[in-house]
Context: one part of a larger RNA
RNA sequence: GACGAACGCUGGCGGCAUGCCUAACACAUGCAAGUCGAACGGAAAGUGUGCCUUCGGGUGCGCUUUUAGUGGCGAACGGGUGAGUAACACGUGAGUAACCUGCCUUACACAUCGGGAUAAGCUCUGGAAACGGGGUCUAAUACCGAAUAUGACCACAUUGGGGAUUCCCAAAGAGGUAAAAGCGCCAGCGGUGUAAGAUGGGCUCGCGGCCAAUUAGCUAGAUGGCGGGGUAACGGCCCACCAUGGCGACGAUUGGUAGCCGACUUGAGAGAGUGAUCGGCCACACUGGAACUGAGACACGGUCCAGACUCCUACGGGAGGCAGCAGUGGGGAAUAUUGGGCAAUGGGCGAAAGCCUUACCCAGCAAUGCCGCGUGAAGGAUGAAGGUCUUCGGAUUGUAAACUUCUUUGAUUGGGGACGAAUAAAUGACGGUACCCAAAGAACAAGCCCCGACUAACUAUGUGCCAGCAGUCGCGGUAAUACAUAGGGGGCGAGCGUUGUCC
Numbered sequence: 001g002a003c004g005a006a007c008g009c010u011g012g013c014g015g016c017a018u019g020c021c022u023a024a025c026a027c028a029u030g031c032a033a034g035u036c037g038a039a040c041g042g043a044a045a046g047u048g049u050g051c052c053u054u055c056g057g058g059u060g061c062g063c064u065u066u067u068a069g070u071g072g073c074g075a076a077c078g079g080g081u082g083a084g085u086a087a088c089a090c091g092u093g094a095g096u097a098a099c100c101u102g103c104c105u106u107a108c109a110c111a112u113c114g115g116g117a118u119a120a121g122c123u124c125u126g127g128a129a130a131c132g133g134g135g136u137c138u139a140a141u142a143c144c145g146a147a148u149a150u151g152a153c154c155a156c157a158u159u160g161g162g163g164a165u166u167c168c169c170a171a172a173g174a175g176g177u178a179a180a181a182g183c184g185c186c187a188g189c190g191g192u193g194u195a196a197g198a199u200g201g202g203c204u205c206g207c208g209g210c211c212a213a214u215u216a217g218c219u220a221g222a223u224g225g226c227g228g229g230g231u232a233a234c235g236g237c238c239c240a241c242c243a244u245g246g247c248g249a250c251g252a253u254u255g256g257u258a259g260c261c262g263a264c265u266u267g268a269g270a271g272a273g274u275g276a277u278c279g280g281c282c283a284c285a286c287u288g289g290a291a292c293u294g295a296g297a298c299a300c301g302g303u304c305c306a307g308a309c310u311c312c313u314a315c316g317g318g319a320g321g322c323a324g325c326a327g328u329g330g331g332g333a334a335u336a337u338u339g340g341g342c343a344a345u346g347g348g349c350g351a352a353a354g355c356c357u358u359a360c361c362c363a364g365c366a367a368u369g370c371c372g373c374g375u376g377a378a379g380g381a382u383g384a385a386g387g388u389c390u391u392c393g394g395a396u397u398g399u400a401a402a403c404u405u406c407u408u409u410g411a412u413u414g415g416g417g418a419c420g421a422a423u424a425a426a427u428g429a430c431g432g433u434a435c436c437c438a439a440a441g442a443a444c445a446a447g448c449c450c451c452g453a454c455u456a457a458c459u460a461u462g463u464g465c466c467a468g469c470a471g472u473c474g475c476g477g478u479a480a481u482a483c484a485u486a487g488g489g490g491g492c493g494a495g496c497g498u499u500g501u502c503c
Base pairs, nucleotide, nucleotide: 001502002501003500005499006498007497008496009495012373013372014371015370016369017368018366019365020331025329026328027327029326030325031324034073035072036071039070040069042067043066044065045064046063047062048061049060050059051058052057080284081283082282090208091207092206093205094204095203096202099201100200104197105196106195107194108193109192110191112146113145114144115143121136122135123134124133125132126131152177153176154175156173158171159170160169161168162167182189183188210256211255212254217247218246219245222244223243224242225241227239228238229237259281260280261279262278263274264273265272266271286307287306288305289304290303309320310319311318312317337363339362340361341360345359346357347356348355349354376406377405378404379403386397387396388395389394410444412439413438414437415436416435420430447492448491449490450489451488452473453472454471458487459486460485461484462483468475469474
C1' cells in the first nucleotide's frame, strides 16, 4: 500500500460499488419455462338465428371467450456452484482432404395420389394414494404406403484439371435409394429436397503455466499392424487375429495440492502473490451408473436402475432432491429481503395482440469499501469564570467560550416536479424519487488512537518488580514523560484502532 474481511469503541447525510471466503451440510413454504386455438378433434360458458314442440323442452347452423388432451417450437439458453480435474481442462497458435450445425440469410427445384390408427370424449372397472386397465368413437402440420427427383446419396465405369497418403473439383454415362402439409381475417405464414453463407460446436496437434526423488522404475488394450464394428467424424473408441512393443533423471509412475484465463494486488521495473465482484472457457447438479428424445443433452427444476437420507401410507405401495431467487436450521470471527416491476435491456413462444421470464431493472438491510458533503462563518481581550500546573509572580486551556453580526448544505415542513419512452398516440416498477422554489432556526449531527526511542506529541497525582504495559528495544523494586487517572498536546476524522493475509 491492498482486502469479499472480522473484532473493540464511536456513528449525521448522499452517490457508486460490494456482501456464506466456513458445511458441494440438511432443507419447511412460495416463486424461478413456458407458449401457440392462424396445426387438430372435442368440452364448457355466453350470445344470434332456423325447425319441431305435449310449452317442460328437443334439435340444426353460426359468432365470441376459456381451455384438459393430440400436435409444434422452446425447455441443451438464461441462472447457480467450484466438489472433481495436473488434463489438450485452460491460454495461445495452427489443422480438420476426418466432421456436424435447429432457428436465420441467399439461390435453385418441388409439394401428386391414397391408407390405417390413437389421445381427448363416452362407458365399465382396479387402487388408500401415486397411478392405471378393458370396451367403443374421432381429428390433424401426428403416423404410414405409393408416385415424382433439378440436384443429393450408394455401388460401377470414362475423360479433363488439381492436390497435402487414404483424395478434391468439373463434364458426360448407365443402375439403385430416399421427400413434402397445410393454415389463414387472402396480406401472408408455413412444408420438402439440394447448394452456399452466417452462427454455434466436435476432434487433432505445437508451445506455455504447482509441489515432493524421504515417489525410480511404470505399462497388458498396454505400443503397433491387418480386418471388422461403432460414431457426425479420425482413432484400441470397441472386438477377433498377429507382432512385442510404448513411457522414463529433458523426471515416467506414485503421492500431495489446485478449476484455468482476461485480469486483480504490490513493485521504478524484473518479479512475487491472488483468481471475490465483471467477462471467456471447463466441470458439476443428493451419491454412483445408464441410456432415451432431439439439430443440439448422456440433460440443475426430464426418464430408468442402485445407494444414503427425509416424508406419506389403508403396510400392498408411493413421493422428494434450493451448488436458481428469497427464506430456515446448522457450521462459523463473519456475510442481506420469504420486497416491487416486466417501464427499460435481453430471452422463449406466437402472424399479431400478447403471455411467461427471482435473467434483468429497481427498492430494502450492512460505515463492508471508495468518493463527496456537513456538524457552522466572520468579528470578539475585562485575555471572564472554571480546570490544570506553579518558583505563588504567574503560565496555560484561549478567540476557545460568552457576546455581536450573518449564513442555512444536510435533516424538518409546505408547494412544484422530471429525463430514462424507442412513438403519431398509448405505455415508468423506481417515484411524488432526483431536482427546483419557499419557511423557520446555529438550531438536530464527533469520535477514536497515541504522546520513552523507532515516531509527530509532557506535566501532575496515584501505584511501588505490585497492579499493569509491550510491534522491537524494553518500562514498573518511593520523585515512572513507558502502568492508571487528570490537565495539556499530537495524528486521523464518520470514522479510528486491533487482528489476519499478500506485495

RNAcentral holds the full RNA, with entries from ENA. This is a predicted structure of a 503-nucleotide part of an RNA (small-subunit ribosomal RNA, 5' domain) from an uncultured bacterium.